[in-house]
Molecule: transfer RNA
Organism: Vicugna pacos
RNA sequence: GGAGGUGUAGCUUAAGUGGUAGAGCGCAUGCUUAGCACGCACAAGGCCCUGGGUUCAAUCCCCAGUACCUCCU
Numbered sequence: 001g002g003a004g005g006u007g008u009a010g011c012u013u014a015a016g017u018g019g020u021a022g023a024g025c026g027c028a029u030g031c032u033u034a035g036c037a038c039g040c041a042c043a044a045g046g047c048c049c050u051g052g053g054u055u056c057a058a059u060c061c062c063c064a065g066u067a068c069c070u071c072c073u
């Protein structure tokens, strides 16, 4: 320098081919206990990497950028 891939909750990640996205762990609260742990219940937490374009509407499609990973040179 070239090619490909991956960016989603605090962490690990799933899903959906255009119509406001879930799980596990963790954190908060409650129940339980003399108390702690375990267990159970319940809630919060995402403008889906950034900017632009298309569209009535974009996390999804198109373009550019950016971080990381792999391969080639």
Base pairs, nucleotide, nucleotide: 001072002071003070004069005068006067007066010025011024012023013022019056029041030040031039049065050064051063052062053061